[in-house]
Model confidence (mean pLDDT): 89 of 100. The RNA shown here (c-di-GMP-I riboswitch aptamer) has 81 nucleotides and comes from Desulfosporosinus fructosivorans. Lineage of the source: Bacteria > Bacillati > Eubacteriales > Desulfitobacteriaceae > Desulfosporosinus.
RNA sequence: GACAAUGGCAAACUUGGCGGAAGCUAAGGACGCAAAGCUAUGGACCUUCCAGGUAAUGCUGAUGGUUGCCAGGCUACCGAA
Numbered sequence: 001g002a003c004a005a006u007g008g009c010a011a012a013c014u015u016g017g018c019g020g021a022a023g024c025u026a027a028g029g030a031c032g033c034a035a036a037g038c039u040a041u042g043g044a045c046c047u048u049c050c051a052g053g054u055a056a057u058g059c060u061g062a063u064g065g066u067u068g069c070c071a072g073g074c075u076a077c078c079g080a081a
Base pairs, nucleotide, nucleotide: 001078008033009032013028014027015026016025017024018023031068037074038073039072041071042070043069044066045065046064050061051060052059
């Protein structure tokens, strides 16, 4: 990247499990996706068990998360004009 081919992934939601939470996971389910394959490296965002702070509440902080938020890095199927 073409109304080509072969295939792939799976949002919300539901149920079970894990977690303090964010969220993750399995099954069902498809909103979408040409890297919606991998990677938390930079930014962004979410959460605060815990730690700091306060008279107390507010507050501050990832070491926890999100790659289906944007970049970077690594890898990869098909092939008309």